This is a predicted structure of a 106-nucleotide RNA (THF (Tetrahydrofolate) riboswitch aptamer) from a chicken gut metagenome. Its Rfam family is "THF (Tetrahydrofolate) riboswitch aptamer". Rfam's curators write: Tetrahydrofolate (THF) riboswitch was first reported for Ames et al. as an RNA motif in 5' untranslated (5'-UTR)regions of folate transport and biosynthesis genes in Firmicutes genomes.
RNA sequence: GCAGAGUAGAUAGCAGAGCGUUAAGUGUUGCGUGAACGGGGAGUUGUCACGCAAACGAAAAGCCGUGUAUGAACGGUCUUGCGGUUCGGCUGUCGCAUCCCGCUGC
Numbered sequence: 001g002c003a004g005a006g007u008a009g010a011u012a013g014c015a016g017a018g019c020g021u022u023a024a025g026u027g028u029u030g031c032g033u034g035a036a037c038g039g040g041g042a043g044u045u046g047u048c049a050c051g052c053a054a055a056c057g058a059a060a061a062g063c064c065g066u067g068u069a070u071g072a073a074c075g076g077u078c079u080u081g082c083g084g085u086u087c088g089g090c091u092g093u094c095g096c097a098u099c100c101c102g103c104u105g106c
Stems, first nucleotide, its partner, number of pairs: 001106004009094006016087003019083003028054008039101004060080003063076004
């Protein structure tokens, strides 16, 4: 000098266990606080978490029981759905913003 490896994490699929369906959650915007960012150091206007505020916003159906003249109503360790839902698992893909140093091979 050239080439390469490796993190946190992100994402897709699969199966599982939950939560909601009386709308929380998810997603969006603003403000604030904090955290993390290959082995070491630095680190953003990028990322993530939390708090507050704002706008937006959804799919239920059945079964069984109670009850009843019927209907309504109420209930459930139930079933099937639904939600840009949560968590951990497996597989695949992507993956140091950037700077300096280091590691492996030549």